[in-house]
Context: one part of a larger RNA
RNA sequence: CUGGGCGUAAAGGGCGUGUAGGCGGAUUAAUAAGUUAGGUGUGAAAUCCCCGGGCUUAACCUGGGAACUGCAUUUAAGACUGUUGAUCUAGAGUAUGGGAGAGGAUAGUGGAAUUUCCAGUGUAGAGGUGAAAUUCGUAGAUAUUGGAAGGAACACCAGUUGCGAAGGCGGCUAUCUGGACCAUAACUGACGCUGAGGCGCGAAAGCGUGGGGAGCAAACAGGAUUAGAUACCCUGGUAGUCCACGCCGUAAAUGGUGAGUGCUAGAUGUCGGGAUUUAUCUCGGUGUCGGAGCUAACGUAUUAAGCACUCCGCCUGGGGAGUACGGUCGCAAGAUUAGAACUC
Repeated sequence: CUGGGCGUAAAGGGCGUGUAGGCGGAUUAAUAAGUUAGGUGUGAAAUCCCCGGGCUUAACCUGGGAACUGCAUUUAAGACUGUUGAUCUAGAGUAUGGGAGAGGAUAGUGGAAUUUCCAGUGUAGAGGUGAAAUUCGUAGAUAUUGGAAGGAACACCAGUUGCGAAGGCGGCUAUCUGGACCAUAACUGACGCUGAGGCGCGAAAGCGUGGGGAGCAAACAGGAUUAGAUACCCUGGUAGUCCACGCCGUAAAUGGUGAGUGCUAGAUGUCGGGAUUUAUCUCGGUGUCGGAGCUAACGUAUUAAGCACUCCGCCUGGGGAGUACGGUCGCAAGAUUAGAACUC
C1' cells in the first nucleotide's frame, strides 16, 4: 500500500457552518490533458527466465534468444473522465399563497403553593420516625383567619404530541426573529453533495465580577441506627441552584446507529398540509407489527443494521493509559493532542 471493519464484540467526531480537497444531472459541438491502439528511438553490460555449449557432474563459466512490464517522440481514435462554448430542467434555490409548532431573544404580566413578617382567635403541645431523639413551643408554638414581603417553579391541558442541527425547549401577552412543511409550477439554470484544518453553538457541575436568595441542598453540625457508621433515616444548614456579563468545552452529549442520494413486499396508529366528498388518493414527519434480505445471535426491516454510490471521522488483543513527556488552550479545576518500557 492492498485487504477487513465501526447498534450490543475495538471502533461514528456532541452538533452545525464552511475553506482546501474529493465526488458530481441531461443534450450537443470543439479540444485531445487523462485514456486506447500502432510506429520509431531508447531502456549499457552483468543478473533473472528459455534453448544450447565447456570443466567426469554440480556450483561456476559461456553462446544465442526472450525480457527489461519504463520513458520520450510520432501517427491515429474520440466512447468514458477532464477542459472550453452553447442549450435544457428532473437536482438545488427563488417567488406567490397558506396553515402548524414547549424553535430562539427581549420586555411585561397571572394564579396556586412553600417560607418569613404583622395582626386576630385560641391552648399545650407541635415536628419527626420502623421506633425515637436532636429541633420548635407558655417570651404563646402547631392549627385557623386577614394582611404584607420576597424568590423560584409553572398543576390541569399533556399525548411513544409538537419544535429545534445538537445541547435542549412547557403559565399568559406583546415586540423582534430563525427553520421546516404543503399548494401553484411563475423565475434562475447544476448554482449541488461531503468536508481535513478554521469558525460558531454546546446539559449539568465548576470558575471570575456584581446582584439575588423563598424552597431545595454538596460541605458541615447535631440526633438516631450500628460491633463501628466519616452512610442509608431525622433536625438544622453554607456554597450552589436564580439574574447580568465573561470563562470552562465536558456527559451513558445515546437511536450506544456520521452526512447525502437512488432503489427494494405489506399491515396498522398518529401529527401537519393538499385533492376529493366518502370510500379513498397524495406530500412531509412520528410510532407499532411484519416479509425478503442482512446479522454471530439478539434483532433490524422504506425513519434499514437490505441493495448500491460519493465524502468525512474512527478501530487493529487485555493491562500499563486516555496515563507520562512535549505542544496548544484555560484564572483555576482541568481539557485536547498522545506514547513507551514492562507485563499477561
Molecule: small-subunit ribosomal RNA, central domain
Organism: uncultured bacterium